[in-house]
Context: one part of a larger RNA
């Protein structure tokens, strides 16, 4: 000096930032992942129209709110945390002739014929709930067969090219697709405009795998391994490969540190140092893991999924004892641990992100406000005058000195703070939570705003009285045992200033 800091005293305003480093301990309560009626059915408020009416109303028909339900998308992204983890997990430079990629772009070709369902729903039946069971009725961009085959997988055969496994082409034969809705016009045939449907080819853009090199400690860890290491034939993935499996061969790694033990998320960076290097790896970005603990696979373009799903395990809660129900390392918040870390807040106005043709809805991501001197940065707590050098108060060699222009008086200013007025930029047409906020203009009045440590040397800065090896003090070195500039209190003096000190880590 530096800090994601603590602790003593103090403490007046803004402004940019930071804030659970400890127990990845356990959670009450509330929100944090939904949307699409222009994909479907059924049920239908409000209100239009028509008809009855005892005036209460009811019937048809139209119309189609919200809520459930079917079905597409999203829910693998945001967000969070750092346990594991010394490994191709990061970093950095490559390879995939070994791959995938929803929703975007662009390109080509096509959507033709049928068909049986399950929700909702309605009746019945169980359960204390959770929720289940059984019959029945039903649509679709759910679900099924068949066509067609622009292409496109496989098999066999040519051609051409890579250094190689291979790759491009080209012929044959087998296999593989579709879904429709919606806004105008209408001669009701239909046109036609959007949006979407299959198949393939390319971009995009995001990941899979692989491999060189680098980046912790301990040899008081010297031997490790048996699916080990290699090879075949098979299986398995988008995909390579002992990734699995079966047979075969005995191999692989090691002092250039294997194995085995501690720690540890990794980088860009931070901090500090003249540089070398050294220690960190909070915020912000990047990648990586993890999601009460262990295992596992559905679904899907993509997970082995944080707020999905099943086994199992510990813990809580609920029960009618038969049986269910949860997971804040998402934002407040609670207890608990701690030296120690924050509001159960506003708004989707911006920015982005899902779904929607859109209007729009969702969004504790975000934007903002609140606390907190926790860190940097500005600003003020007045200026100018003013000697009877006042009083007091410390000292005195009792003359005086010293606090001191300091104070009081007088003369001015009004930043910040109040108070009253006006009033934004961020919003491009419309919309602004901040917010009557920034900023401006007036008003009033020195008013409402100073402390902390220190003074024996290092080290800037000295006297008095208490005390008497006691009380205490100390970072060293030492002070204190009757005159202590080193303890205590006072005056008086350095230092630094919204802070000043301490202790902790590091350089």
């Nucleotide at each position: 000096g530096a800090c994601g800091a603590a602790c003593g005293c103090u403490g007046g305003c803004g402004g940019c930032g930071u804030g659970c480093u400890u127990a990845a301990c356990a959670c009450a309560u509330g929100c944090a992942a939904g949307u699409g009626g222009a994909g479907c059915g059924a049920c239908g408020a409000a209100c239009c129209g028509g008809g009855c009416u005892u005036c209460g109303g009811c019937c048809c028909g139209g119309g189609g709110c919200a809520g459930a339900g079917c079905c597409g998308c999203g829910a693998a992204c945001g967000g969070g945390u750092g346990a594991g983890u010394a490994a191709c997990a990061c970093g950095u430079g490559g390879g995939u002739a070994a791959c995938c990629u929803a929703c975007c772009c662009c390109a080509a070709u096509g959507a033709c014929c049928g068909g049986g369902a399950c929700a909702a729903c309605u009746c019945g039946g169980g359960g204390a709930a959770a929720c289940u069971c059984g019959a029945g009725c039903u649509a679709a961009u759910a679900c099924c067969g068949g066509a067609u085959g622009u292409g496109u997988u496989c098999c066999u055969u040519c051609u051409u090219c890579u250094u190689g496994a291979g790759a491009a082409g080209a012929a044959u034969g087998a296999g593989c697709a579709a879904a429709g809705g919606u806004a105008g016009c209408u001669u009701c045939g239909g046109c036609c405009u959007c949006c979407g449907c299959a198949u393939u080819g390319g971009g995009a853009u995001g990941g899979g795998c692989c491999c060189g090199c680098g980046g912790c400690c301990c040899a008081u860890u010297a031997g490790c391994u048996u699916g080990u290491u290699g090879g075949u034939g098979g299986g398995g993935u988008a995909a390579u490969g002992g990734c699995c499996u079966a047979c075969c061969a005995a191999g692989g790694c090691u002092g250039c540190g294997a194995u085995g033990g501690g720690u540890a998320g990794c980088u860009g960076g931070u901090c500090u140092g003249a540089g070398a290097g050294g220690a960190c790896g909070a915020u912000c970005a990047g990648c990586c893991a993890c999601a009460c603990u262990g295992g596992g696979a559905c679904u899907g373009a993509g997970a082995c999924a944080c707020g999905g799903c099943c086994c199992a395990g510990a813990c809580u809660c609920c029960u009618a004892c038969g049986g269910g129900a949860g997971g804040c390392a998402g934002c407040a918040g609670u207890g608990g641990g701690g030296a120690a870390u924050a509001u159960u807040g506003g708004g989707c106005a911006a920015u982005g992100g899902g779904c929607g043709c859109a209007a729009g809805c969702c969004u504790g991501a975000c934007c903002c406000a609140g606390c907190a001197a926790u860190u940097c940065c500005g600003c003020g707590u007045g200026g100018g005058u003013g000697a009877a050098g006042a009083a007091g108060g410390u000292c005195u060699u009792c003359g005086g000195a010293u606090u001191g222009u300091a104070a009081a008086g007088c003369c001015c200013u009004u930043u910040c703070g109040g108070c009253g007025g006006g009033g934004a930029c961020g919003a491009u047409g419309g919309u602004g939570a901040c917010g009557g906020u920034a900023c401006c203009c007036g008003c009033a009045g020195a008013a409402g705003a100073a402390g902390c440590c220190c003074c024996g040397g290092c080290u800037a800065a000295c006297u008095u009285c208490g005390u008497g090896c006691c009380a205490g003090c100390a970072g060293c070195c030492g002070c204190g045992g009757u005159a202590a500039u080193a303890c205590g209190a006072a005056g008086g003096g350095g230092g630094c200033u919204a802070g000043c000190g301490u202790u902790g880590c590091u350089c």